Background: The RNA shown here (c-di-AMP riboswitch aptamer (ydaO/yuaA leader)) has 138 nucleotides and comes from an Armatimonadota bacterium. The source organism's lineage runs through Bacteria, Bacillati and Armatimonadota.
RNA sequence: GUAAAUAAGACGCCGAAUUCCGCGAACACGCGGAAGCGGGGGAACCAGCGUUUCCGGGGCUAAUCUCCAUUUUGAGGAGAGGGGUCGCUUCCGACCCCAGCCCGCCAGCUAACCUCGCAGGCGCGGCAGGAAGAUCCA
Repeated sequence: GUAAAUAAGACGCCGAAUUCCGCGAACACGCGGAAGCGGGGGAACCAGCGUUUCCGGGGCUAAUCUCCAUUUUGAGGAGAGGGGUCGCUUCCGACCCCAGCCCGCCAGCUAACCUCGCAGGCGCGGCAGGAAGAUCCA
């Protein structure tokens, strides 16, 4: 000097899951507080005319519904619907996802009010797909 790999940092993505302050503390982390973001419970009116231990019911989330096949089991297929990325936005086009968890017999909406969370996971050196527009710099 070159190549490859790994790690860290920077940058980017899904998600509400971020920032600041104080204390302990080397960072991280723990506890407390504030702002911000997000969820649940909870009147009247309205809805509901049913439910009542069973075919229970309900919540978070994009993560639902229907049909076919199968049941010598299968976890497959189709349709509708919902969600994400393509590095400023929109459209087009392309490529993907529809999982998981919780409450515990109980909750419609819901002002006041009460209450909970702020995790986890991933990518990455590219003329960052095309068109239109915007913004910034020169």
Annotation:
The model forms 96% of the base pairs in the Rfam consensus. The prediction has a mean pLDDT of 78.